Predicted 3D model of a 74-nucleotide RNA (transfer RNA) from a Bifidobacteriaceae bacterium. Its mean pLDDT, the model's own confidence on a scale to 100, is 81. NCBI's taxonomy places the organism under Bacteria, Actinomycetota, Actinomycetes, Bifidobacteriales, Bifidobacteriaceae. It matches the Rfam family "tRNA". The family's RNA type in Rfam is transfer RNA.
């Protein structure tokens, strides 16, 4: 320098194929059971989807540029 993959709550991931209400597990908060811890059950909060633009009635999803990580090539 060129190419590929990845970037989504605190953590690990799905959702992209076919644009149409952002979800799951763990963690966290509250309550009940328990002497307490742990555990079980019930309820709850937390994301402007890496950044900036574009297309569209509508973008996590499509298009362009950029940034970061990993891999391959030179």
């Nucleotide at each position: 320098c060129g190419g590929g993959c990845u970037g989504u709550g605190g953590c690990g991931c799905a959702g992209u194929u076919u644009g149409g209400u952002a979800g799951c597990g763990c963690a966290c908060c509250u309550g009940a059971c328990u002497g307490g811890g742990g555990g079980u059950c019930a309820g709850g909060g937390g994301g402007u989807c890496g950044c900036c633009g574009g297309u569209u009635c509508a973008a996590g999803u499509c298009c362009g540029g950029c940034c970061a990580g990993c891999c391959c090539g030179a």